[in-house]
RNA sequence: GAGUUGACUGGACAGUCGCUGCCGACGAUACGCCGGCAGAGGAAAGUCCGGGCUCCGCAGAGCAGGAUGACGGCUAACGGCCGUACGCCGCGAGGCGAGGAACAGGGCCACAGAGACGAGUCUUUGCGAUUACCGCAGUUUAUCGCGGCACUAUUACAAAGGGUGAAACGCGGCAACCUCCAUCCGGAGCAACACCAAAUAGGCAGGCGACGAAGCGGCUCGCUGAGUCUGCGGGUAGGUGGCUUGAACCCGCCAGCGAUGGCAGGUCUAGAGGAAUGACUGUCCAUGACAGAACCCGGCUUACAGGUUGACUCAU
Numbered sequence: 001g002a003g004u005u006g007a008c009u010g011g012a013c014a015g016u017c018g019c020u021g022c023c024g025a026c027g028a029u030a031c032g033c034c035g036g037c038a039g040a041g042g043a044a045a046g047u048c049c050g051g052g053c054u055c056c057g058c059a060g061a062g063c064a065g066g067a068u069g070a071c072g073g074c075u076a077a078c079g080g081c082c083g084u085a086c087g088c089c090g091c092g093a094g095g096c097g098a099g100g101a102a103c104a105g106g107g108c109c110a111c112a113g114a115g116a117c118g119a120g121u122c123u124u125u126g127c128g129a130u131u132a133c134c135g136c137a138g139u140u141u142a143u144c145g146c147g148g149c150a151c152u153a154u155u156a157c158a159a160a161g162g163g164u165g166a167a168a169c170g171c172g173g174c175a176a177c178c179u180c181c182a183u184c185c186g187g188a189g190c191a192a193c194a195c196c197a198a199a200u201a202g203g204c205a206g207g208c209g210a211c212g213a214a215g216c217g218g219c220u221c222g223c224u225g226a227g228u229c230u231g232c233g234g235g236u237a238g239g240u241g242g243c244u245u246g247a248a249c250c251c252g253c254c255a256g257c258g259a260u261g262g263c264a265g266g267u268c269u270a271g272a273g274g275a276a277u278g279a280c281u282g283u284c285c286a287u288g289a290c291a292g293a294a295c296c297c298g299g300c301u302u303a304c305a306g307g308u309u310g311a312c313u314c315a316u
Base pairs, nucleotide, nucleotide: 001314002313003312004311005310006309007308008307009306011284012283013282014281015280016279017278019039020038021037022036023035024034026032041290045301046300048299049298050297051296052295053189054188055187056186065185066184067183068182069181070084071083072082073081074080086097087096088095089094100180101179105178106177107174108173109172117170122162123161124159125158126157128155129154130153132152133148134147135146136145138144193241194240195239196238203232204231205230206229207228208227214224215223216222248267249266250265252263253262254261255260285288
């Protein structure tokens, strides 16, 4: 100088005013007010795999459908990750990739070539055949008889060589064509699901009721004339939980080549619910990329300006 690969970061500081959650004090209910603390990401994205959790279903087995496919390992699990072997690319560090079965069966095999798995005959040779052809003879213009394959032409059979091609008949190649084999997979998803629970209408049970319930402001009369009272349960609006302490994170030691696991110490790190995480000002670097949580977690993939850093390779 040119590269390979891994890890990290993703404007900083200060002030003012707001928003969400928690804690404490005041106040004594109006979810008020004061103070403190915390408040998006490495991908929160795509929703492509895998799991937790919840409900439904389920004796067991199978069919259908889907996924995966070297060997060994890691993991809660995986289509993820690690190690090893193999093929290709690269001088190299390294990168990329395929993967069980082709005597169970079907299907396909471009171009070229005669022929592509059904068989087939372009050329050469061998042995034949022929109302063609050649020779002879006769009749006679239409064909027929005898002989011969030496020539030309066509052709049955057989063999070998050439040519084409990735492959030429050999149990050929392709399974990323179907298929077969082995292994795995029940369905739906937090708008899951659980709890509390009005009003109105309807339901069930019981009491009273045409021998008059109930209503007409308390009583009587009168009038109207079939319901009325109590309890229970489902369920809607609404509210609460699920909700963030977790296969968690940081650091150290140990085991292992590694993925990863074990032990000890420390930390608590958004939890909204029409949905907060913002706005303004100042200074500096500099003109800050991709991008915004919605039940949670492990991966993969995709997007990403700039910066920091470890290891390694090649050239000089």
A computed fold for a 316-nucleotide RNA from a soil metagenome, annotated as Bacterial RNase P class A.